[in-house]
This is a predicted structure of a 264-nucleotide RNA (Bacterial large signal recognition particle RNA) from a Thermomicrobiales bacterium.
It was read from a public genome assembly, where an Rfam model found it.
The model forms 91% of the base pairs in the Rfam consensus.
Its Rfam family is "Bacterial large signal recognition particle RNA". The family's RNA type in Rfam is non-coding RNA gene.
NCBI's taxonomy places the organism under Bacteria, Pseudomonadati, Thermomicrobiota, Thermomicrobia, Thermomicrobiales.

RNA sequence: CCGUGCUAGAUGGGGAGUUAGCGGUGCCCUGUACCCGCAACCCGCUCAAGCGGGGUCGAAUUCCCUCUCGAGGUCCGGCUCUGUGGGACUAACGACGCCACGUGGUGUUGAAGGCCGGGUCCCGCGCGGCGAGGCACUGUGAACCAGGUCAGGACCGGAAGGUAGCAGCCUUAAGCGGAUCGUCUCGGGUGACGCGGGGACGCCCCGCCGGAGCGAACGAGCGGCGGAAAGCCGGAGAGUUGCCGAUCGACAGAGGGUGCACGG
Numbered sequence: 001c002c003g004u005g006c007u008a009g010a011u012g013g014g015g016a017g018u019u020a021g022c023g024g025u026g027c028c029c030u031g032u033a034c035c036c037g038c039a040a041c042c043c044g045c046u047c048a049a050g051c052g053g054g055g056u057c058g059a060a061u062u063c064c065c066u067c068u069c070g071a072g073g074u075c076c077g078g079c080u081c082u083g084u085g086g087g088a089c090u091a092a093c094g095a096c097g098c099c100a101c102g103u104g105g106u107g108u109u110g111a112a113g114g115c116c117g118g119g120u121c122c123c124g125c126g127c128g129g130c131g132a133g134g135c136a137c138u139g140u141g142a143a144c145c146a147g148g149u150c151a152g153g154a155c156c157g158g159a160a161g162g163u164a165g166c167a168g169c170c171u172u173a174a175g176c177g178g179a180u181c182g183u184c185u186c187g188g189g190u191g192a193c194g195c196g197g198g199g200a201c202g203c204c205c206c207g208c209c210g211g212a213g214c215g216a217a218c219g220a221g222c223g224g225c226g227g228a229a230a231g232c233c234g235g236a237g238a239g240u241u242g243c244c245g246a247u248c249g250a251c252a253g254a255g256g257g258u259g260c261a262c263g264g
Stems, first nucleotide, its partner, number of pairs: 001264006009057003012030004020046005034054005063257006072248004076242007084234003089231002093226002096223003101219003105214002113209003117205004121198006127191002130187006137178004146171004154163003
């Protein structure tokens, strides 16, 4: 150095949980690495700790140790979200109310206040105006079936005269128009109008008294309300994050170490 046969050992591992502690069944993560029996209100053990029975490999790519990497889990902390319990402590800002410090306005050509008298308001009457209609005035207007006068002509009569009556002219009815002075009736989203009565919260005005304020737009100040059960405090769950938290850690990689016997 090679071959053969044995032994130690290996024949998955890890996390959380459970447990006085250790393993296992169960759950989870990795991964593919024998079989049978027991086992979660559990099963078997007692310090490197599953028990009982069998099989395979077996001194090394397979066993043991160290280091590196690192899936994943648990704990702690931060952040976000969701649910829940408590609570009026809390900003910018907004609107409202009060006030009258500032700005500005007004006031001795007289403020606030008071008195008197008016207006605005309502009702009635009247007057005017607008609109509509009627009457009145006026123009036109009837071949014949309106009137008056009726030439011509017609008729009656002896005559004198008379009768009816077309055209024309005049005046009218119905109808169609005109103008603005008139008059009557009705109506109203009518009126710097008058009279009477009423009402009178507010506003405005004249006169008198009074003698310096008045008003509240903007800014300031104050008040409660909103903003807002949102922020805030407690607790629970989920997600995410913390090689400038902790812990355990599979797989993988690197290095080192470790028997016996026989034969060649």